[in-house]
RNA sequence: CUUAUCGAGAGCAUCGGAGGGGUCUGGCCCAAGGAAGAUGCAGCAACCGGUCAAUGGAUACGGUGCUAAAUCCAGCAGAAGAGAAUCUUCUGGCAGAUGAG
Numbered sequence: 001c002u003u004a005u006c007g008a009g010a011g012c013a014u015c016g017g018a019g020g021g022g023u024c025u026g027g028c029c030c031a032a033g034g035a036a037g038a039u040g041c042a043g044c045a046a047c048c049g050g051u052c053a054a055u056g057g058a059u060a061c062g063g064u065g066c067u068a069a070a071u072c073c074a075g076c077a078g079a080a081g082a083g084a085a086u087c088u089u090c091u092g093g094c095a096g097a098u099g100a101g
Stems, first nucleotide, its partner, number of pairs: 001101006011041005019030003024075004042067003047063003050059003071095001076092007
């Protein structure tokens, strides 16, 4: 850079000691009943490979990845509805994350 997916799923312990939820903004959440980070073990998951199977699956064996909230929601555009501003819903885009090349 290209491409596929992103409303599902899955946590405890020790160290640590105040932040975190990708960037910016506005919200809203999580957090001293212990954030980020590190380590250990565990779990989820079928993206790639392997194995079984054979037209539609299974398997966590290997390589990643992941384990609060929809990618937490929105901020750019279009459409529809209500209507006073504005709000709500849907769709797409931008960006981000992960896999593969």